Context: one part of a larger RNA
RNA sequence: GCCGGCGAGUUAUAUUGACCAGCAAGCUUAAUCUCUAAACGAGAGGAGGCGUAGGGAAACCGAGUCCUCACAGGGCGCUCAGUUGGUCAGUAUAGACCCGAAACCCGGUGAGCUACCCAUGGUCAGGAUGAAUUUCGACGAAAGUCGGAAGGAGGUCCGAACCGGUGACUGUUGAAAUAGUCUCGGAUGAACUGUGGGUAGGGGUGAAAGGCUAAUCAAACCGGGUGAUAGCUGGUUCUCCCCGAAAUGCCUCUAGGGGCAGUCUCGAGGGUUUAGUAAAGGUGGUAGAGCACUGAAUGGAAGAGGGUCCUUCGGGAUUCCAAAUCCAAUCAAACUCCGAAUGCCUUUACUCCACACCUCGGGAAAGAGGCGGUGGGGGCUAAGCUCCAUCGCCGAGAGGGGAAUAACCCAGACCAUCAGCUAAGGUCCCUAAGAAUUGGUUAAGUGGGAAAGGAAGUGAAGUUGCCAAGACAUCUGGGAUGUUGGCUUAGAAGCAGCCAUCAUUUAAAGAGUGCGUAACAGCUCACCAGUUGAGCAAUUUUGCGCCUAAGAUAUAUCGGGGCUCAAAUCAAUCACCGAAGCUGUGGCUUAUUUGUCGUAAGACAGAUAGGGGUAGGGGAGCAUUCCAUUGUAGGCUGAAGUUAUGUUGCGAAACAUAAUGGACGAAAUGGAAGAGAUUAUGCCGGC
Numbered sequence: 001g002c003c004g005g006c007g008a009g010u011u012a013u014a015u016u017g018a019c020c021a022g023c024a025a026g027c028u029u030a031a032u033c034u035c036u037a038a039a040c041g042a043g044a045g046g047a048g049g050c051g052u053a054g055g056g057a058a059a060c061c062g063a064g065u066c067c068u069c070a071c072a073g074g075g076c077g078c079u080c081a082g083u084u085g086g087u088c089a090g091u092a093u094a095g096a097c098c099c100g101a102a103a104c105c106c107g108g109u110g111a112g113c114u115a116c117c118c119a120u121g122g123u124c125a126g127g128a129u130g131a132a133u134u135u136c137g138a139c140g141a142a143a144g145u146c147g148g149a150a151g152g153a154g155g156u157c158c159g160a161a162c163c164g165g166u167g168a169c170u171g172u173u174g175a176a177a178u179a180g181u182c183u184c185g186g187a188u189g190a191a192c193u194g195u196g197g198g199u200a201g202g203g204g205u206g207a208a209a210g211g212c213u214a215a216u217c218a219a220a221c222c223g224g225g226u227g228a229u230a231g232c233u234g235g236u237u238c239u240c241c242c243c244g245a246a247a248u249g250c251c252u253c254u255a256g257g258g259g260c261a262g263u264c265u266c267g268a269g270g271g272u273u274u275a276g277u278a279a280a281g282g283u284g285g286u287a288g289a290g291c292a293c294u295g296a297a298u299g300g301a302a303g304a305g306g307g308u309c310c311u312u313c314g315g316g317a318u319u320c321c322a323a324a325u326c327c328a329a330u331c332a333a334a335c336u337c338c339g340a341a342u343g344c345c346u347u348u349a350c351u352c353c354a355c356a357c358c359u360c361g362g363g364a365a366a367g368a369g370g371c372g373g374u375g376g377g378g379g380c381u382a383a384g385c386u387c388c389a390u391c392g393c394c395g396a397g398a399g400g401g402g403a404a405u406a407a408c409c410c411a412g413a414c415c416a417u418c419a420g421c422u423a424a425g426g427u428c429c430c431u432a433a434g435a436a437u438u439g440g441u442u443a444a445g446u447g448g449g450a451a452a453g454g455a456a457g458u459g460a461a462g463u464u465g466c467c468a469a470g471a472c473a474u475c476u477g478g479g480a481u482g483u484u485g486g487c488u489u490a491g492a493a494g495c496a497g498c499c500a501u502c503a504u505u506u507a508a509a510g511a512g513u514g515c516g517u518a519a520c521a522g523c524u525c526a527c528c529a530g531u532u533g534a535g536c537a538a539u540u541u542u543g544c545g546c547c548u549a550a551g552a553u554a555u556a557u558c559g560g561g562g563c564u565c566a567a568a569u570c571a572a573u574c575a576c577c578g579a580a581g582c583u584g585u586g587g588c589u590u591a592u593u594u595g596u597c598g599u600a601a602g603a604c605a606g607a608u609a610g611g612g613g614u615a616g617g618g619g620a621g622c623a624u625u626c627c628a629u630u631g632u633a634g635g636c637u638g639a640a641g642u643u644a645u646g647u648u649g650c651g652a653a654a655c656a657u658a659a660u661g662g663a664c665g666a667a668a669u670g671g672a673a674g675a676g677a678u679u680a681u682g683c684c685g686g687c
Stems, first nucleotide, its partner, number of pairs: 001687006011094013026050003032044004054061002064076004097235002100232001104225006115199009124189001126158003129154001133150007162186003167182004201217001203213003238621006248261005263365001264363007273356001275351009288338001289336002294332003298328004305321002307318004369394010399410003414587004419583003425577003428561003434574001436573006447563001453547002457544010475530004480504003485499003510525001514523002588611010622676001624673006634664001641660008
């Protein structure tokens, strides 16, 4: 891991409700006893309980009573059947649906591992160094010094046994629940070690690491209290039918738990009260707007007051600041002279008769929500962010579209159907359906990702100006004279700079547009003529494009192929495809209702409206084991069980046949439960 078996709302008592049954203004026995004689027993027993009257704290009064001076007023009552048992459901107390702690307490067992201690034994190759001390010699007055020899100290040195465990590698379902190889530390010592003994769990022991105390230690192990407790996690077993949530508010030593309310379901009652639309009447201060208030804020007028300067101290000057006032133009969630649309309330009418609504009672779940649109707060007018309001969807919703994709768009799945019509979205191929039709646009593969900003891209609509007395552009020619204007300057001659910017000849030509020179020169422009012969220039609005545009595994920003008078885009048109939507046909089922049959239960037929569904509520069934009828019917002419096939039932399942099997054993009607497994890192077994 697979298969098989086992595996979770039980029982007792009390209580609340529904249903059923008995009796009923009553109902009922408990303990106990008697009888029958052993079971679905019968009787006695009225002690007690609930009900039949309430009000008051009580005395007490009583269909009333209490408060009170009260005959006022008010509160609670007076009308309304209960009680006992059974079943089911909930609750309480018990382990209370099952499994699960980390822990706590009590009593014991452990020092054959290990820590320390006590007693008694044992072990340490070899080599090196050479302390004290002694002695000899020299020297010395001595103390002593130096040298030689002897000597053999040391938590001394090197290094085996022995003890250890530094680094690396290997091992890491190991050879090993801590090892192997190489390497390394100590190795006469606070050394190592044998045997016997001692210290015990909040205790020991500890050269101290919370270490060790039998592969276990921030409190050992075993048994018990014990089914500790677990607002936590996991799991909780057959079928079909009806309805169907919540993730909100308030409170909470409360925030992942609860209580009450809201929302769901079931029962009983009420009977149009509900909802929508219309009308009428109300409510309000949002959106917007406004500046009349409160504030903010700009310009101007005028200006109390102030600043600066001057002063002969009388005053004066000022392009400084500026309150109140006026004019103009603004801003505001905590401004309003105003003020909608929606909303909300009331009444009436209409539609609707279930999708309702209201009251009482039984049972819940839920109280982590999420995304999208809209109105807002927080944040950065950030977030797949966060907090509200309101609607939708997901949650609990399948189907079609969006390539794929809870929430977006379309649309709410009872079942069947090789029938039809549509929605969103599509119709060249992948891929169902138009290479559809008409008229434009785009050349960027724009379409098929992006801004500020930029550009003689191109289409459309305008405005203004020039133009056959010749525009715009090209080319040819001219572009002169007074004059090198005056000043300045080393120089300044159109062209460093300042001032002036006249006049003449002209078809035209600036006291000069740019380049250039040291200054001149030179080139060029404005301007004019010729050439040519038809539009040219500037500008506004707008459609579609262009640039801006760099990323990490591989094209990779149309799903792909591929697409250019389109298979892109704009406007218009007609077809078609396309879903579990709608329709057709057949069938099942629920609720309400009508009819027929029937004593009834109910059956059948029709009509209308329903049948997505998690938590959850309600209803109806199937199967298993046992009990009663009953070891009965049946059974070796073949029971149970097993295998296969077929039939029936919406289903859980049932039946039949065949084979196998070889001795038991139903169905039906009732009753009772150790009553249904795919999941609990479930338990046990087999493989």
RNAcentral holds the full RNA, with entries from ENA. A computed fold for a 687-nucleotide part of an RNA from a Caldifarciminota bacterium, annotated as large-subunit ribosomal RNA, domain II. Its mean pLDDT, the model's own confidence on a scale to 100, is 85.